[in-house]
Predicted 3D model of RNase P RNA and transfer RNA as a complex of 447 nucleotides. Rfam match: Bacterial RNase P class A. Its family is annotated with ribonuclease P activity, dimeric ribonuclease P complex and tRNA processing in the Gene Ontology. The family's RNA type in Rfam is ribozyme.
Parts: sequence; C1' cells; structure tokens
RNA sequence: GCGGAGGGGCGGAUGGCCGCGGCAGAGAUGUCGAGGAAAGUCCGGACUCCCAGAAGCAACGGUGCCGGGUAACACCCGGGCGGGGCAACCCGACGGACAGCGCCACAGAAAACAAACCGCCCCACAUGCGGGGUAAGGGUGAAACGGUGGGGUAAGAGCCCACCGCCGGGCUGGCAACAGACCGGGCACGGCAAGCCCCACCGGGAGCAAUGCCAAAUAGGGACCGCGCGCUGGGCAACCAGCGGGGCCGCUUCUGCCCCAGCAGGUCCGGGUUGGCAGCUAGAGGGAUGUUGGCAACAGCAUCCCAAGAUGAAUGGUCAUCUCGGGCAGGGUAACCUGCCUAGACAGAAUCCGGCUUACAGCCCCUCCGCGCAC
RNA sequence: GGGUGAUUAGCUCAGUGGUAGAGCGCUUCGUUCACAUCGAAGAUGUCAGCAGUUCGAAUCUGUUAUCACCCA
Repeated sequence: GCGGAGGGGCGGAUGGCCGCGGCAGAGAUGUCGAGGAAAGUCCGGACUCCCAGAAGCAACGGUGCCGGGUAACACCCGGGCGGGGCAACCCGACGGACAGCGCCACAGAAAACAAACCGCCCCACAUGCGGGGUAAGGGUGAAACGGUGGGGUAAGAGCCCACCGCCGGGCUGGCAACAGACCGGGCACGGCAAGCCCCACCGGGAGCAAUGCCAAAUAGGGACCGCGCGCUGGGCAACCAGCGGGGCCGCUUCUGCCCCAGCAGGUCCGGGUUGGCAGCUAGAGGGAUGUUGGCAACAGCAUCCCAAGAUGAAUGGUCAUCUCGGGCAGGGUAACCUGCCUAGACAGAAUCCGGCUUACAGCCCCUCCGCGCAC
Repeated sequence: GGGUGAUUAGCUCAGUGGUAGAGCGCUUCGUUCACAUCGAAGAUGUCAGCAGUUCGAAUCUGUUAUCACCCA
C1' cells in the first nucleotide's frame, strides 16, 4: 500500500425569537420533555385480575452438547464436538434412529425382512437355454449393507491379515460435555425426530383497552344456578356442636369454603353509556469514576450525576454562528486553498423492565490476519 | 395499545413432504344470417418475499411484508 476479520462509539452543537405537554408557583416566572432501535410483538419477567389452596398424575405447549451468569429466558459468557476459511475468525434447533411406529417419489435387480439386471466363475446340456456360486467390477440413485492395500479363491467375499473407521468393556485426565491410550469383537447397526414418538427439564389462563372507583346512561331483554324436605345431642327459640350427604380445581389425595326450606338472591350474554380519577412511572432503575472477586458473562462496595408521562395523544417551527460529510465553480502539476449551496439515514414513547430480531445516510476509534514493497 | 387469523391461476377455493389442480373467467375453432347457449381444443402460477431442515418444501421451522377480524 492492497485485501480481509472482530469489537466499540456517534446519529449534529450553541444561542435568540415564537409555540406545545407535565410539574411547582397567587402571578411574573422557573424547571423537565423521544430512540439506538421508542419498531416487530418473537421470547423472558415484574404487576393486576380470573380459575378454591397445595401435592402428585394425565393432557397440552415449550426447551434440548456441557459448565457458569441472571429475577428469568429460546439471552449472555467460557468450554467441548462438527463444518468453513491460508489466516485473523466465522457458522451450528448440537439429546435419542439396536423402545416402538411411519416415510424414503422417479430411477434401479435390490431402499433395509433382504436381494442376482449386466458382468465374472463352476457344472450340466452341447452354443447363446438350464442349475448353482459371487456384492470385487458396470449401471441407477440423494442414499446400495464398512474403506484402502495385501493374501486367498474356480471366480469372489472380513474368508484371513495390516492400517483407518465402527461397536463393546473397563482405565486415565476433566465438575462435565468430551478426549486419550489399551483390551476384546470381523462388522451385526443406511437416512429422516424443524414425522409421530422416547428421555430429561420447564410451564395455570388472560392481559394496563389488565384492574379498582366516581359520574353519566338505561328498557329492561335472553340464558342459567342455588332446588334439597338428612340423623343425633343441647336449647322455649334464633342457633350451636358432632356425624352423614351434596357442590366448588381434567383425575386422585389432603386442606379449605358453601348448601341441606334462607330469601327473592347470584352468575353470564346481549343492549345502552363511552367522560373523569387511580393504576402511571423511583425501578431486579440507568450512567460515570474508582475498587474487590472472577478467564469472562457478571456480582459486591464507595462517591458523584440523571430523571417525559401525554390520552385523537405534547416533545415543534424559524433565524444566526460553528462543525462533520456531500455537491458545484475557480486557482494549482499535486497535496491543497478560496467562494457558494445543502442539516442530509432509519424512525418516533403509550404500564414498566431484561433480551432477540429487523431497519439505518454518513462518520470516528481500537485490536488482529493475509499478501506485496522498502529498511 | 393488546390479541387472533389468512396469503395457491384474473376471481372463488382444494391440495398438509414426491412433476400443483377444480369451478367461473380468458383464447382459438365449430355450430348460427348474427349473438347467446352448446360442443371441441388450449394457455395460464417465483404457491406473498427471504433464509433454514430434508435427497426433495405450497406443505415443516424461523424471519419479513401485506390484508382481515376481535378486545375498553
């Protein structure tokens, strides 16, 4: 210098004038006011209501190498294994296919119980017919029943041997995933689980338009539930106690509540209304600096700083200066200089947090790799 | 704001791992003086887009886009 890999950051600044929303104030006025994704709503929670509470089971859904982090996760960190790249580095829904079922189109002889189309070899018959052996070769296919080499054989074949692969066993290292060497087995075991399924673990449902209150409105319409005449004892009675029966979570068990003549009650659907208040923003808060533990994610401590809560929904407009890019013109061999124009991407809070994913003009910083050149 | 579902030919819809179909419509021909009807033949698709799983995807999974419906 060229090409590449990984990570982090910014997303105009300041001031004047005119406005908008919240809060404080009697007022003047003061103060705060969008994002890295506020987005998609794909995961995980907080919070609220509902299903009687809990445990177990079933059903349904999800997650899926190992260890750690975290409130939790499908997220993050570290490691293992596999794949890609010369490398920096990147990618992986990465448990189980000897628990079972299912599927593998077309082609092909044969698609997993096995099997002979061509070829090769043997025998018989005597030339293109029959019987048998053979998975080494051909051909088909995404995939063909271990691979390479040697021996062996009529031809062949794990038939035998060496190496590689595979399976089983214990040993060593590691918390583990896993790795390593050893011994045994001639090989029996194709692929698909983002097909059903098995194993392990996790999960109740709905969502701030949740939910509570006030006001307003109204016509009451429809459906349903309690619905059953328990016994004993005490008491004048209301009632109380015990037993029994019934009901309330898909099932079981335990616990709890309700009912067993109490009233005219409760639940749901539909209609009408559609204003206000709370929920609402200080919370597993965020940031900076220092420090401790840890490889790291992260956690602890100390100090300082920061704060939108609107509800048809504010967070804007304009002017000036500066700054980063971009464009045009002029000068200059070039580096560059001067002048003019231009705020320029994606987007925009709606209960709140932690992630992931997707969109994004332009710019800045750090680390690393390969190649070339010079010293 | 929150939730649910759909996307296949011009239209309405089947198809749920193995070369994508039906009805209507469209084109051409025949029938008719002509039109309709009827008959015969034919064309028609990035299965919304992009990735992944698989030998193979409209179908399974993820993501993006568009549309529709529900909730105070």